RNA sequence: AGCAGAGUAGAUAUUGCGCGUUAAGUGUUAGAGGAUGGGAAGUUGCCUCUAAACGAAAAGCAGUAAGCUUGCGGUGUAAUAUUGCUUCCGCUGUU
Numbered sequence: 001a002g003c004a005g006a007g008u009a010g011a012u013a014u015u016g017c018g019c020g021u022u023a024a025g026u027g028u029u030a031g032a033g034g035a036u037g038g039g040a041a042g043u044u045g046c047c048u049c050u051a052a053a054c055g056a057a058a059a060g061c062a063g064u065a066a067g068c069u070u071g072c073g074g075u076g077u078a079a080u081a082u083u084g085c086u087u088c089c090g091c092u093g094u095u
Stems, first nucleotide, its partner, number of pairs: 001095005010083009019073003028052007038089005058070004
């Protein structure tokens, strides 16, 4: 020097455990901030906060009292599987 590879934040699916169903959460828009392959920089991606708009699937058992069960929510989380950054510099293997 050539070739190949590993390695994030996340995303999707399944399962378990939860939350809500007296409406939070999720999603949308705007603003601010933060983290982001091993290092530096970075946003089309991700997270947090604030504001605004929008918005829902409940039912049964029992009884006088909490509770239990099944659902529902573009719901939270863990595990597993698949997938997985741009530029420059690195790491591993090989020639």
Predicted 3D model of a 95-nucleotide RNA (THF (Tetrahydrofolate) riboswitch aptamer) from Vallitalea pronyensis.
The sequence is in RNAcentral, with records from Rfam.
Its mean pLDDT, the model's own confidence on a scale to 100, is 81.